[in-house]
RNA sequence: CGAACGGUAACAGGCCGCAAGGUGCUGACGAGUGGCAAACGGGUGAGUAACGCGUGGAUGACCUAUCCCGUGGUGGGGGACAACAGUUGGAAACGACUGCUAAUACCGCAUCAGCUCCAUGGAGGAAAGCCGCAAGGCGCCAUGGGAGGGGUCCGCGUAAGAUUAGCUUGUUGGUGGGGUAACGGCCUACCAAGGCGAUGAUCUUUAGCUGGUCUGAGAGGAUGAUCAGCCACACUGGGACUGAGACACGGCCCAGACUCCUACGGGAGGCAGCAGUGGGGAAUAUUGCGCAAUGGGGGAAACCCUGACGCAGCAAUGCCGCGUGGGUGAAGAAGGCCUUCGGGUUGUAAAGCCCUUUUAGUGGGAACGAUUGCGACGGUACCCACAGAAGAAGCCCCGGCUAACUCCGUGCCAGCAGCCGCGGUAAUACGGAGGGGGCGAGCGUUGUUCGGAAUUACUGGGCGUAAAGCGCGCGCAGGCGGUUGGAUAAGUCAGGAGUGAAAGGCCAGGGCUCAACCCUGGGACUGCUCUUGAAACUAUCUGACUGGAGUUAGGUAGAGGGUGGCGGAGUUCCCCGUGUAGAGGUGAAAUUCGUAGAUAUGGGGAGGAACACCGGAGGCGAAGGCGGCCACCUGGGCCUUUACUGACGCUGAGGCGCGAAAGCGUGGGGAGCAAACAGGAUUAGAUACCCUGGUAGUCCACGCUGUAAACUAUGAGUGCUGGUUGUCGCGGGUAUUGACCCCUGCGGUAACGAAGCUAACGCGUUAAGCACUCCGCCUGGGGAGUACGGCCGCAAGGCUAAAACUCAAAGGAAUUGACGGGGGCCCGCACAAGCGGUGGAGCAUGUGGUUUAAUUCGAUGCAACGCGAAAAACCUUACCUGCGUUUGACAUCCUGAGAACCUAUCAGAGAUGAUGGGGUGCCUUUCGGGGAGCUCAGAGACAGGUGCUGCAUGGCUGUCGUCAGCUCGUGUCGUGAGAUGUUGGGUUAAGUCCCGCAACGAGCGCAACCCUCGUCUUCAGUUGCCAUCAUUCAGUUGGGCACUCUGGAGAUACUGCCGGUGUCAAGCCGGAGGAAGGCGGGGACGACGUCAAGUCAUCAUGGCCCUUAUAUGCAGGGCUACACACGUGCUACAAUGGCGAGUACAGAGAGGGUGCGAGAGGGUGACCUGGAGCGAAUCUCAAAAAGCUCGUCUCAGUUCAGAUUGAAGUCUGCAACUCUACUUCAUGAAGUCGGAAUCGCUAGUAAUCGCGGAUCAGCAUGCCGCGGUGAAUACGUUCCCGGGCCUUGUACACACCGCCCGUCACACCAUGGGAGUUGGCUUGACCCGAAGCCGGUGGCCUAACCUGUAAAGGAAGGAGCCGUCUACGGUCGAGUUAGCGACUGGGGUGAAGUCGUAACAAGGUA
Repeated sequence: CGAACGGUAACAGGCCGCAAGGUGCUGACGAGUGGCAAACGGGUGAGUAACGCGUGGAUGACCUAUCCCGUGGUGGGGGACAACAGUUGGAAACGACUGCUAAUACCGCAUCAGCUCCAUGGAGGAAAGCCGCAAGGCGCCAUGGGAGGGGUCCGCGUAAGAUUAGCUUGUUGGUGGGGUAACGGCCUACCAAGGCGAUGAUCUUUAGCUGGUCUGAGAGGAUGAUCAGCCACACUGGGACUGAGACACGGCCCAGACUCCUACGGGAGGCAGCAGUGGGGAAUAUUGCGCAAUGGGGGAAACCCUGACGCAGCAAUGCCGCGUGGGUGAAGAAGGCCUUCGGGUUGUAAAGCCCUUUUAGUGGGAACGAUUGCGACGGUACCCACAGAAGAAGCCCCGGCUAACUCCGUGCCAGCAGCCGCGGUAAUACGGAGGGGGCGAGCGUUGUUCGGAAUUACUGGGCGUAAAGCGCGCGCAGGCGGUUGGAUAAGUCAGGAGUGAAAGGCCAGGGCUCAACCCUGGGACUGCUCUUGAAACUAUCUGACUGGAGUUAGGUAGAGGGUGGCGGAGUUCCCCGUGUAGAGGUGAAAUUCGUAGAUAUGGGGAGGAACACCGGAGGCGAAGGCGGCCACCUGGGCCUUUACUGACGCUGAGGCGCGAAAGCGUGGGGAGCAAACAGGAUUAGAUACCCUGGUAGUCCACGCUGUAAACUAUGAGUGCUGGUUGUCGCGGGUAUUGACCCCUGCGGUAACGAAGCUAACGCGUUAAGCACUCCGCCUGGGGAGUACGGCCGCAAGGCUAAAACUCAAAGGAAUUGACGGGGGCCCGCACAAGCGGUGGAGCAUGUGGUUUAAUUCGAUGCAACGCGAAAAACCUUACCUGCGUUUGACAUCCUGAGAACCUAUCAGAGAUGAUGGGGUGCCUUUCGGGGAGCUCAGAGACAGGUGCUGCAUGGCUGUCGUCAGCUCGUGUCGUGAGAUGUUGGGUUAAGUCCCGCAACGAGCGCAACCCUCGUCUUCAGUUGCCAUCAUUCAGUUGGGCACUCUGGAGAUACUGCCGGUGUCAAGCCGGAGGAAGGCGGGGACGACGUCAAGUCAUCAUGGCCCUUAUAUGCAGGGCUACACACGUGCUACAAUGGCGAGUACAGAGAGGGUGCGAGAGGGUGACCUGGAGCGAAUCUCAAAAAGCUCGUCUCAGUUCAGAUUGAAGUCUGCAACUCUACUUCAUGAAGUCGGAAUCGCUAGUAAUCGCGGAUCAGCAUGCCGCGGUGAAUACGUUCCCGGGCCUUGUACACACCGCCCGUCACACCAUGGGAGUUGGCUUGACCCGAAGCCGGUGGCCUAACCUGUAAAGGAAGGAGCCGUCUACGGUCGAGUUAGCGACUGGGGUGAAGUCGUAACAAGGUA
């Protein structure tokens, strides 16, 4: 789909009927028969590494419904089955039986142009009707062709793994048969034994393929969403049926898992269709509208169906477009933020004023899409009107990369981070804020891909030292290959043809207001195929050649290899002799040997191993490697030259062989040496270095191992590209008697170097230069050349060879430093040579430690420790205890009052508090007052802090070091860091000077200029001086200013002169003269820098902290403690001395007025009394002491030494108890010269002796100065310490107090092994064997055809049964993969663990 059919369940209408009702009559139509479709469209990507896909072909090996164009036909019959009716089973799903019926359903018969089979001839084999009054139309059957669609086959292309190397029995082929639409082992029987594989078979893992998409300059790389083509799949597995087409998403059967229903008997289901639900997840939409358009199916058509499709909805998911306003506006408003407090910025930004209305909103109109009725979208796009700046801005970032900066908070916390890295009290890096930058309806993050990355290098990389040349050769395959003809046309090139779907991308044009988007055309699709040509090059075939290669001839060097023999020297051992006490060994020793006769020495013998001199950067070999002489066997090279072959060549994955030492097996041999081992030493230890012994081994034969820094860290071959020099082998020329020298050719081996190369170092005709050919190898460090697997090996082990995890590096070459138990040169009281000390004693003083209520703080190797401190009884004073004060002890400002101030009494430890007395000044005045200054009271701004940070700082200082260095400009060299200059040869105290030099100059340092001492001159002459004159006790006085001296100004010394030496230099040595001689002595003066050196407690200062206290006042205490340890000193231990007596000579004073204090007097004395003189060349401190003279002591714990203690005193001071100094008397300790170790000093120095000053009321053995007396020694630079210059090594650069290795211990992580255990996948053998196709059977069943009147039979078909195949399932086994696994192995990582010290320097044994 009723226009195939029987029909009428529902709806509407008609007709008949009075009505009930009847009637398929009509429109139509549930269910059924039948036809077509359902194999399209839609979804998904599980499987698939395959003719699956892409591309191009083949099909003479094929099919094709509907559609189109043809040709021929459409005659005549038959029997059924649904629906329906009846009976009946079941819960249901769904059936069963009986009966009726139509067809375009089914079946014969007739006919056969064409068709099929056989092929002479023959045989087989079709059809359906419906609608329409009709014309005619739609169908049906057979057949030819077309179009479109499909099947199959083939070439090429299309992942990874070789730690998958062998796979295969229908396997490969043939013959016969079967099967299919069709070829074919597609299937089957038989025969043959093949087929595939290093151009990667098999196996494992992963994956739908393509047009395209993303990226990229391209080549590539990654990818396969949307759209389009193909394939595969439809719960999982198997199977067929129907059909033109399926082994069929919304069909069937079976098995399995799951879900649902059930009356438990049995049934039902498959969203990877559109919506939607659940789950999972970081995450992905509406159970919408419509068939109006496009398309599909059915139908004659109307029309029906269509989650295909057209639309709408949701999501900024992407792309595109638009808006959130425009103009004006400086008082640069307010507010915010910052601030150097002036201001700056936000910022024309806002407000204000003047405009506009896109969009959103409201109202009105209103499409195209449909040439013709129909519009889901949709009252949508679009148009008009209205109102009003109105409703509409965020996100990220601001340390560098990378555009954009300040404040606050935080304080290695919290946090950030793409990489480098920020954060530990001043964070542009964290958090906030202000400001700024970027993008903008988005912005940032995360993930992924490509790029940058020439970092897998085809385009377009490398391999000496950075990762990388196989240890070396022979050689199959493969790759590459000399000169010259001819042919071919595979590669190659050119023309033509086909194809390379569309879409996308590109170009041009057009349509939506633009764009995104869409449409049209062009070009492109770099490819494949066919064809016609060309013939240079490559290739193939064929001919020729001699230059590559090889053969031949004549020479020649050699540790080339193998075998056998021979030789001498030495070591060791044995025998004999001589001979006696040691030998040996080491840094020093010992173990060891020796009186049983060693070592030494003479003679003889044995045995094994290695071959001195020659010997050389020499020779030979492929490499490993090869060294006495002779013989034999044997490989290769080189030179010269004739002839011959005629490209025979080069390289070489696999493969095969050779291959040091050590090692292994069997058997020998064994002198020396010597792992292991033993002993002796060394040492903290010493499983080492050294010594004495000593076994494997080292040697030989045979076999294995197969590795080395097997190195030239440099693969092999060929060609090309300047030279110089040496040497080995051979030849030619010239000359010569000859040899050499000399010129020259070839081959080897070395040194230096042009060009060139290289990151540099370096290489450089023996390339690491310029090119070609072939092979091997590399792709960050560690893990790791390890694990697992495989192969090899007797073993040891070798070859091949990962991953997890972890790091932001590892590495090369060169540079500058620093360092070295590296080297060279040089300096310094550095050593040495000397003198005196310290370390021992007592005391003083500082420190550590301890103690304490407090013992304030700082300084800590040199470079803290008699330091800050040039004065702790109070004060100082910062500490402790206690008592007080709070705008404060101190500064500025304001208000009020009072002048200030002096003084008395009381309480109290005092601070303080209470109560009295006296007292009014100065300036000005308009007489009210005002001002300055001081005091008191009050309020608040503020004061105050010796509180913290010297690692926030300034300043100052120490130290290397008074060492001679440190730099710059220009030039030159180097890719660069950087170098040169500044190195070198001399010389100096010196980077001082000279010479040389790709350097030339310059700066800071050195030196000089400054001070002082030494000589002289001049000026000046008191308080200084006194030669001459006078005078005195006395330079006391007169006088004088010569001298001394004082203090101003000058002079002098420059290697200037002479000699020698030296480079004709700088300079050095000697000499003269000179007060002084080569810097005359001393001082001041400290380069660039180092030590986060020291100081916040001198001072200053950022930040932080305290504010009735961390501020301030007061009293007392403490800084003075004391088992002990250290530093620096004093005094000693005595005779160079002590004591007593006498006596002589300084310098300087930053000494002197609250002072120094004379003479005189008192006291034993400290000191007191007293007061002359002096504000100082005048007076005073002030006596200098050692020294010298005389006496005494006589070696002793003393006539040494003086601690300690007792007593008594003196001075200062408010005050000497804690806690001053001194005096006198008495007491009289340790100590008799100091272990290891260690300090100072080179000349007016050390040593020794006293004196002064600062601080200070008082208190030095300290400190800073002064003078007196006054030495010794320095050969020299080996060594210790420090420093300078050059050079060398370096794994150091926080720079050797560096770096760094391994075990052990702890924590965490990943991983290997592991008795086993649990899964997955694959597979062998066997068992079972559903559904189903096929085969057999078909005794049971069957309408059509045939025979037959019928019954019945035949033909044909079927059920059932049997069988082959076979899914799922099962048993036994194998392989592979993954998880877990007691225990175990190593590995990695981890601020501060243990033991040692292996490596980096000569790393202390290269």